Model confidence (mean pLDDT): 82 of 100. Predicted 3D model of a 75-nucleotide RNA (transfer RNA) from a Candidatus Altimarinota bacterium. The RNAcentral record of the sequence draws on ENA. It matches the Rfam family "tRNA". The organism belongs to Candidatus Altimarinota, within Bacteria.

């Protein structure tokens, strides 16, 4: 170079057209002599970016960056 896979909260991951959840970590509050564990609440997100299809896009289509694999070059 080329083919693919991934990219969605602090992290680790669902969700594949009707518009975003969960664990776990914060946060606060119940408990507790105080912590810690447990319970019950809560807050974070322009779904890497631009473009396009569509009444509606995290999703489908194109480009692009970013991480990976795999083959190819390396005079």
């Nucleotide at each position: 170079g080329u083919a693919c896979u991934u990219g969605u909260a602090g992290c680790u991951c669902a969700g594949u057209g009707g518009a975003a959840g969960a664990g776990c970590a914060g946060c606060a509050g119940u408990u507790u002599g105080c912590g810690a564990a447990a319970c019950u609440g809560u807050a974070g997100g322009u779904c890497g970016c631009u473009g396009g299809u569509u009444c509606a896009a995290u999703u489908c289509c194109a480009g692009u960056c970013a991480a990976g694999u795999a083959c190819a070059c390396c005079a």